[in-house]
RNA sequence: CUUGGGGCGGAGUGAAAUUCUCCACCGGCGGUGACAGUCCGCGAGCUUCGGCAUGAUUCGGUGAAAUUCCGAGACCGACGGUUAAAGUCCGGACGAGAAAG
Numbered sequence: 001c002u003u004g005g006g007g008c009g010g011a012g013u014g015a016a017a018u019u020c021u022c023c024a025c026c027g028g029c030g031g032u033g034a035c036a037g038u039c040c041g042c043g044a045g046c047u048u049c050g051g052c053a054u055g056a057u058u059c060g061g062u063g064a065a066a067u068u069c070c071g072a073g074a075c076c077g078a079c080g081g082u083u084a085a086a087g088u089c090c091g092g093a094c095g096a097g098a099a100a101g
Base pairs, nucleotide, nucleotide: 001101002100003099009023010022011021012020025087026077027076028042029041030040031039037075038074045052046051057073058072059071060070061069079091080090081089
């Protein structure tokens, strides 16, 4: 110096919902005997710059090795805004950033 985050489609209720209900959809970076949203750690938020806050996985199979693969089932998702409660809309953000080249 360059790169560096994805996703609301259908139906229902309602005065009003991409926010509720049913079905659906998405998964940053490094590590780890083998590929990870759910293991270990980091980033994103707040800050008086000392720090603070920070979610979620089980069973079976293969294997030398896998909470990472295969099969089945389950779960999680910052802050502010909104005629009605948001992982998916709008905003801070044409920002910042773990990190990679």

FMN riboswitch aptamer (RFN element) from uncultured Quinella sp., 101 nucleotides, folded computationally. The RNAcentral record of the sequence draws on MGnify. Its mean pLDDT, the model's own confidence on a scale to 100, is 86.